[in-house]
RNA sequence: GAAGCAGAGCAGACAGUCGCCGCACUCCGCAUUGUCGGGGUGGGGAGGAAAGUCCGGGCUCCGCAGGGUAUGGUGCUGGAUAACGUCCAGCGGGGGUGACCCCAGGGAUAGUGCCACAGAGAGAAGACCGCCUGUCUGAGUUUUAUGCACAGGCAGGUAAGGGUGAAAGGGUGAGGUAAGAGCUCACCGGGUUCGGCGGUGACGUCGGAUGCCAGGUAAACCCCACCAGGAGCAAGACCAAAUAGGGGAGCGUUAAGGACGGCCCGUCCGUGCUUCCGGGUUGGUUGCUUGAGGUCGCUGGCAACAGCGAUCCUAGAUGAAUGGCUGUCGCCUGACUGCGGGUAACCGAAGCCAGGAACAGAACCCGGCUUAUGGUCUGCUUCAACC
Numbered sequence: 001g002a003a004g005c006a007g008a009g010c011a012g013a014c015a016g017u018c019g020c021c022g023c024a025c026u027c028c029g030c031a032u033u034g035u036c037g038g039g040g041u042g043g044g045g046a047g048g049a050a051a052g053u054c055c056g057g058g059c060u061c062c063g064c065a066g067g068g069u070a071u072g073g074u075g076c077u078g079g080a081u082a083a084c085g086u087c088c089a090g091c092g093g094g095g096g097u098g099a100c101c102c103c104a105g106g107g108a109u110a111g112u113g114c115c116a117c118a119g120a121g122a123g124a125a126g127a128c129c130g131c132c133u134g135u136c137u138g139a140g141u142u143u144u145a146u147g148c149a150c151a152g153g154c155a156g157g158u159a160a161g162g163g164u165g166a167a168a169g170g171g172u173g174a175g176g177u178a179a180g181a182g183c184u185c186a187c188c189g190g191g192u193u194c195g196g197c198g199g200u201g202a203c204g205u206c207g208g209a210u211g212c213c214a215g216g217u218a219a220a221c222c223c224c225a226c227c228a229g230g231a232g233c234a235a236g237a238c239c240a241a242a243u244a245g246g247g248g249a250g251c252g253u254u255a256a257g258g259a260c261g262g263c264c265c266g267u268c269c270g271u272g273c274u275u276c277c278g279g280g281u282u283g284g285u286u287g288c289u290u291g292a293g294g295u296c297g298c299u300g301g302c303a304a305c306a307g308c309g310a311u312c313c314u315a316g317a318u319g320a321a322u323g324g325c326u327g328u329c330g331c332c333u334g335a336c337u338g339c340g341g342g343u344a345a346c347c348g349a350a351g352c353c354a355g356g357a358a359c360a361g362a363a364c365c366c367g368g369c370u371u372a373u374g375g376u377c378u379g380c381u382u383c384a385a386c387c
Base pairs, nucleotide, nucleotide: 001383002382003381004380005379006378007377008376010374012329013328014327015326016325017324018323020045021044023042024041025040026039027038028037029036030034047359051370052369054368055367056366057365058364059232060231061230062229066265067264068263069262071228072227073226074225075224076090077089078088079087080086091105092103093102094101095100106223107222111221112220113217114216115215128162129161130158131157132156133155134154135153136152137151138150140148141147170188171187172186173185174184175183189213190212191210192209193208194207195206196205197204198203236286237285238284239283246277247276248275249274250273251272257269258268259267293312294311295310296309297308298307299306300305331356332355333354334353336351337350339348340347341346
């Protein structure tokens, strides 16, 4: 100097001026006494993601929310948490030179399915080229004899060598065989199993036995373990006002019907229920912001986080408020000027001028994840050049 990896934080500040919204206190007004209008003082007023609506809850309602089935979700171990599919620390596997990163991480001997093309054959799969044996034919050689060796047909054996493929019935070597093959043996690898040591555990490591050696795939169906009632602030509660306490059809007290995400069982309520046409209201208050809350310090813990103490109150709009202008300072980028460091490349601060400032707007609230984006800082890794 360049390229990377991991993490933290900021999202302009101050002042003036005009304007908007809420709250607290106070004053005034009214033909209207209200959910009204106006004045004064004081305080407050969008985010790190408010976005996506992907998860988890708090809260509200469904009378209780039972047992199955189905559906959906999670899937190594130990912790954190209100909870989670999140986070922390590990184990195993994989990627990278490395700092570090990723994993939809239980089961393939319960069953079903799939593995294109190529290839003989893709799972109790298989013989294309080969190798071996027997027999037949041809020609050659030979003192004789189907003795030797060659080519081909047929029958049988084989899966060690070659080929195809992403993948072909563990690997190397030796013995054995007509030729071969875990057929046998030695060593290695995998599986199963018995123990020692370490660890809470997932696991690691060491030793022994055993020829057991018939693939992969479950972000395919499936099996196993665990979890899950539903709907949602447009939930819900209250007030006011208005209308047509309108009309039709069907079922029904021997119980129709209803409540429970679908279905079954069970439980409970139960005389009205279901459905069609038509009419009125679409207003206001509340829920609505003090909460699993923020900040700081100490203690414990590798950490996530927890406990204790102190301190603070930081939007509640409702067609939807928080904005405009001016000045100064700050941040970033670029040019110029001289100064300092340095061998140089280059770096640093100052002056002056010009320009720039991203992604993007709460709507019941909170914990996460994912995505978009401008500047800065800290630590670590690799490479190059110079000394």